[in-house]
């Protein structure tokens, strides 16, 4: 000073006047005082509780949804906080110049492809127990030239899959051997699979041995696997006050037995209801249980409704996220829907002017003198803006966005 990241502030403060909305207190009554009064996201309504209410309990099975690397954390999440593994990453260092290797930070929908099912268009020869289109070979066998051999030609049989094309992807990858060419065919080093040992709570990582090791991708395709889930929501739900028509029609199943008993009623059985299925057990019914359609009133007050898994701040544990002591504060509760509007003064932000008590550069022993581009300070003129309004409360994530400013992290260079 370059490049590369990352995190924070900033939406103003105070005072007076007028104007509003709850609460307290006074006041006959009008009205008078105090006290407080929209947001980082209040948006979405995407997760997850609180709280209400409704399902009868409890096991098994299923249905339907939702998560996915380890471990913490939290009331809980699909969320946060640490690691881990994989990719992307500047400067820079290698290089066969094709590329490789890379910090801090970013991304990760990160379990299983050998339980099944399907799917990889088009191009290409060939897209998974898949292939020969250009192409290499031609040792062995065949033709042919040569008196014949040797040699030589052909490229028929036959062998390749290493080169090139295609394509997202083409059956490990790089090299050296080897072979008529070739091929993990054989070796090396990387990949890959097994074992085993330290290490770490695990993900996982390092060593070490062993095996040539055919068998791609996708699962944000069905699936499969481990683990979680009751259902509606403040219009939820409780109270009063009024009002109709205790309306009307249709359909299924079913209305049975015992025993005591004057009738009546009692008990008890079959049966039927409460659950997607099944077993239990409970309640209720035992004669009544279920479903469909048509139509009528009620749309008013009160409450739920704001002291919380709360907010601030010391200190201690923990890498953190959190937790915990201790000591402070109480901060909106409307109902068609309050929180406005002028003014003053400080912040804050932009231009401009002044060497002006400073800093700071020159000069000088010094005293002093000079110079202003940057900090400071002083004046003067403007801004004072985005996104966008609580409606039952909390944790999150997600999306919108403001004049500018600060602060940290990794690298290289330069100087000390």
């Nucleotide at each position: 000073c370059a490049g590369g990241g990352g995190g924070c502030c900033g939406a103003g403060g105070c005072a007076g006047c007028c104007g509003c909305g709850u609460u307290g207190u006074c006041u006959u009554u009008u009205g008078a005082c105090a006290c407080c009064g929209a947001g980082g996201a209040a948006a979405g309504u995407c997760c997850g509780g609180g709280c209400u209410c409704c399902a009868c309990g409890a096991a098994a099975c299923g249905a339907a949804g939702g998560u996915g690397g380890c471990g913490g954390g939290u009331a809980a999440c699909g969320c946060c906080c640490g690691c881990c593994c994989g990719g992307c990453g500047a400067a820079c260092c290698c290089u066969u110049c094709g590329g490789g290797g890379a910090a801090a930070g970013c991304c990760g929908a990160g379990g299983g492809a050998a339980a099944g099912u399907g799917c990889c268009a088009c191009a290409g020869a060939g897209a998974g127990u898949a292939u020969a289109c250009c192409g290499c070979c031609g040792a062995u066998g065949g033709c042919g030239c040569c008196u014949a051999a040797a040699g030589c030609g052909c490229a028929c049989a036959g062998g390749c899959a290493a080169g090139g094309g295609u394509g997202a992807a083409a059956g490990g990858g790089u090299g050296c051997g080897g072979c008529a060419a070739g091929a993990g065919c054989g070796c090396a080093c990387c990949g890959g699979g097994g074992c085993g040992c330290u290490g770490g709570c695990a993900a996982c990582a390092g060593c070490g041995c062993c095996c040539g090791c055919a068998u791609g991708g996708c699962a944000a395709a069905c699936c499969c696997c481990a683990c979680c889930u009751g259902g509606a929501g403040c219009a939820a739900g409780g109270c009063c006050a009024a009002a109709u028509a205790g309306g009307g029609g249709c359909c299924u199943c079913g209305c049975g037995c015992c025993u005591g008993u004057u009738u009546u009623c009692a008990g008890g059985c079959a049966g039927g209801a409460g659950u997607g299925u099944u077993u239990c057990g409970c309640u209720c019914c035992g004669a009544g249980a279920g479903g469909c359609c048509c139509g009528g009133g009620u749309u008013g007050g009160c409450u739920g409704c704001u002291u919380g898994a709360g907010c601030c701040g010391u200190c201690c544990a923990g890498c953190a996220a959190u937790g915990g002591u201790c000591g402070g504060c109480c901060u909106a509760g409307a109902u068609g829907a309050a929180u406005g509007g002028c003014u003053g003064c400080c912040g804050c932000c932009g231009c401009g002017c002044g060497g002006c008590a400073g800093g700071u550069c020159c000069g000088g022993u010094a005293a002093c003198g000079g110079a202003u581009a940057c900090c400071g300070c002083g004046c003067g003129c403007g801004g004072a803006g985005a996104c966008a309004g609580a409606a039952c409360c909390c944790g999150g994530c997600u999306u919108a966005u403001g004049a500018g400013g600060c602060c940290c992290c990794c690298u290289g260079a330069u100087g000390u």